A computed fold for a 93-nucleotide RNA from a soil metagenome, annotated as Glycine riboswitch aptamer. Its mean pLDDT, the model's own confidence on a scale to 100, is 84.
[in-house]
RNA sequence: CGUGCGGGAGAGUGCGGGUGCGGCGGUCAACGCCGGCCAGCCGCCGAAGGCGCAACCGGCCCCCGGAAACGCUCAGGCACCCAGGACCGCGCG
Repeated sequence: CGUGCGGGAGAGUGCGGGUGCGGCGGUCAACGCCGGCCAGCCGCCGAAGGCGCAACCGGCCCCCGGAAACGCUCAGGCACCCAGGACCGCGCG
């Protein structure tokens, strides 16, 4: 460094919209409700990644280099589940 297993946080079940999708209701029409899918808006999170105005470390030292679990939130994420997940433990290469 890679890999297998285990542990692993945070933040809205927010709002309305679209849909020749599925289901139910209906005078089987209009339309309504539920689900799926698609994108938007506002609020928020920070532990993939990214970035830095940056603690700290180093050097040929008022300049340069490295850089965090700090900061920013581009990306990502915000009921449960699933997925992701820095980091920690154990095993293997």